[in-house]
RNA sequence: AUCGCGACAGCGGGAGAGUCCGGUUCGUGAACCACGUACCGGCGCCGAAGGAGCAACUGCCCCGGAAACUCUCAGGCCACCGGACCGCCGUCGCGUC
Repeated sequence: AUCGCGACAGCGGGAGAGUCCGGUUCGUGAACCACGUACCGGCGCCGAAGGAGCAACUGCCCCGGAAACUCUCAGGCCACCGGACCGCCGUCGCGUC
C1' cells in the first nucleotide's frame, strides 16, 4: 500500500400510526370560549431506538439457535427530536495480499 470484516466518529438519505375524547396547569386574546405548552386518564392505532419470542439445524430430551417475521413491555401517532437500515468518508483493531 490492496482487499475483506468489525467498532467508533462526521455528513447525507430514512417509513409507519388519532395534530381523537375528557380533566388539570400555565400562557395568549376583553370574556363565555378558542388556541398553544406540559401532565394525568380513556379508547384507537404504529413499529425501523431498545426489549422479548421462535424455524431449519438433531432419531429423542435438554441447551444453543436469525430477521426487515412475530409480540408490543418500552418507545411512538402535526412539525421538531428520535429512527432500524443504507450510502460517503475518516480513525482504530483483526485478517489477507